[in-house]
Molecule: c-di-AMP riboswitch aptamer (ydaO/yuaA leader)
Organism: Planosporangium flavigriseum
RNA sequence: CAUGCGGCACCGCUUAAUCGUUGAUGUCCACGAGCCGGGGACCCAACCACAACAUCGGGGUGAAUCCGCUGUCCGCAGCGGUAGGGCGACACUUCCCGCCCGAAUCCGUCAGCUAACCCGGUAGGCGGUCAGGAAGAAGGA
Numbered sequence: 001c002a003u004g005c006g007g008c009a010c011c012g013c014u015u016a017a018u019c020g021u022u023g024a025u026g027u028c029c030a031c032g033a034g035c036c037g038g039g040g041a042c043c044c045a046a047c048c049a050c051a052a053c054a055u056c057g058g059g060g061u062g063a064a065u066c067c068g069c070u071g072u073c074c075g076c077a078g079c080g081g082u083a084g085g086g087c088g089a090c091a092c093u094u095c096c097c098g099c100c101c102g103a104a105u106c107c108g109u110c111a112g113c114u115a116a117c118c119c120g121g122u123a124g125g126c127g128g129u130c131a132g133g134a135a136g137a138a139g140g141a
Stems, first nucleotide, its partner, number of pairs: 010128005018033004034122006044112001057110001058107004066081006084101005092136005
């Protein structure tokens, strides 16, 4: 001097997952606000009638669905697309360009919407010397 790894602080991304207070203080726990999710009436939808199907169900969270090809121990795996979603650094909208994701998991035979009401969550995972362009609206001096 360069590279890699680790810790702290700060800045930023995904997400509902942030902030405040009390106690403890090695951990941990509790409360509130904000944000998020589920259950749950009338009405509506649906059901009922005809027909068909059904435990090999059905439903929820989430952007994460669906299609084709190949392999398969028939559980699934891989490759290419795709509905849909995210990022590019003062906050918003649109267009262009570029880079990515397109998972996972929960309930347990059961749930449409849904006022009152009831119940819960507030994890985790990443990046940081780069950090695209244009228009509009808004805001500030």